Transfer RNA from Candidatus Vogelbacteria bacterium RIFOXYB1_FULL_42_16, 71 nucleotides, folded computationally.
RNA sequence: CGGGCUGUAGUAUAGCGGUAGUAUACAUGCUUUGGGAGCAUGAGGUCAGGGUUCGACUCCCUGCAGCCCGA
Numbered sequence: 001c002g003g004g005c006u007g008u009a010g011u012a013u014a015g016c017g018g019u020a021g022u023a024u025a026c027a028u029g030c031u032u033u034g035g036g037a038g039c040a041u042g043a044g045g046u047c048a049g050g051g052u053u054c055g056a057c058u059c060c061c062u063g064c065a066g067c068c069c070g071a
Stems, first nucleotide, its partner, number of pairs: 001070007010024004018054001026042005047063005
């Protein structure tokens, strides 16, 4: 310098244009002499900007970051 892939909650990971889920972690409560385990409830997220569309995590463009390949 060129090409490809990825970017979603603290962490990991789904989501074929129509209300963003799951696990774990965290908080509160129940249970226990206490802790742990278990149960219930809750908070928490789409890399940034723009475009297409009635509607975008999803499609398109640009940029940023990470990884891989080539030179």
Overview:
Its Rfam family is "tRNA". By type it is a transfer RNA. Rfam describes the family as follows. Transfer RNA (tRNA) molecules are approximately 80 nucleotides in length. Its mean pLDDT, the model's own confidence on a scale to 100, is 81. It was read from a public genome assembly.